[in-house]
């Protein structure tokens, strides 16, 4: 330098153009306990890497850029 894949709460993850973006772990509060752990209930936390384009409508499709991984030179 070229090619392919990829980017979603703190971490991992679902989401094949159309309800307010899903769940787990973690965090916080409450219940339970003499206390801790386990368990139960509840809550906070992301507008989807960034900028454009297509569309009535984009996390989803397209382009560029940035980051990560793999391969080729």
């Nucleotide at each position: 330098g070229g090619g392919c894949u990829u980017g979603u709460g703190g971490u991992c993850u679902a989401g094949c153009g159309g309800u307010u973006a899903u769940g787990a772990c973690g965090u916080u509060g409450c219940c339970u306990u003499c206390a801790c752990a386990c368990g139960g209930c509840a809550a906070a936390g992301g507008c989807c890497g960034c900028c454009g384009g297509u569309u009535c409508a984009a996390a989803u499709c397209c382009g560029g850029c940035c980051g990560a991984g793999c391969c080729c030179a």
About this RNA
Predicted 3D model of a 73-nucleotide RNA (transfer RNA) from a Methanomassiliicoccaceae archaeon. The coordinates come from a structure-prediction model, not an experiment, and the mean pLDDT is 80. The sequence was found in a public genome assembly. It matches the Rfam family "tRNA". Rfam links the family to the GO term triplet codon-amino acid adaptor activity. About the family: Transfer RNA (tRNA) molecules are approximately 80 nucleotides in length.